[in-house]
RNA sequence: CAAGACAAAGCCAACCCUGCCGAAAGACAGGUACGGAAAGCAACGGGUCUCAACAGAUAGCCGAGCUGCCUUGA
Numbered sequence: 001c002a003a004g005a006c007a008a009a010g011c012c013a014a015c016c017c018u019g020c021c022g023a024a025a026g027a028c029a030g031g032u033a034c035g036g037a038a039a040g041c042a043a044c045g046g047g048u049c050u051c052a053a054c055a056g057a058u059a060g061c062c063g064a065g066c067u068g069c070c071u072u073g074a
Base pairs, nucleotide, nucleotide: 001073002072003071004070011036012035016031017030018029019028021026034060040066041065044063045062046061047058048057049056050055
């Protein structure tokens, strides 16, 4: 610098259940293990969801951005 083997040390943890916060979408904590090669950060663009609206949520919907572990190759 490149790639990610139906692989892998280590890592994260969907659904569901319990608790808790919120009007809601949903967040957080514990259990669980569907998955993940950025399922780390971050709402910039698009999407979706909540809301009468203001506004909010979602990075485990996609793209762009920043950072990083392992393995393999050069």
The prediction has a mean pLDDT of 84. c-di-GMP-I-GGC riboswitch aptamer, 74 nucleotides, folded computationally. It was read from a public genome assembly, where an Rfam model found it. Rfam family: c-di-GMP-I-GGC riboswitch aptamer. Gene Ontology term of the family: cyclic-di-GMP binding.